[in-house]
RNA sequence: AGGUUGGCGGCAGGCGUUAUGCUCGCCAACCGGGUCAGGACCGGAAGGUAGCAGCCCCAACGAGAUUUUGACGGGUUGCCUGUCAGCCUCCC
Repeated sequence: AGGUUGGCGGCAGGCGUUAUGCUCGCCAACCGGGUCAGGACCGGAAGGUAGCAGCCCCAACGAGAUUUUGACGGGUUGCCUGUCAGCCUCCC
């Protein structure tokens, strides 16, 4: 000087678990929201009030696909003219 091995570090990929985002299901006698037929109440009337059923949405729960984002993990892979410790060869 060159090659090479291993540890550590950094970067990136990939793997596993979990959470989240997405889709579907489910979704309540009442104790979530909205709209509230019918009916009820107030009013001379116009109209108004509360509001059941129904419907919609949300929360919660379950499942799914396999990606978004995040966390954790390691007998994972690659890169760095990174760092440390070796081995081999050549030259002086």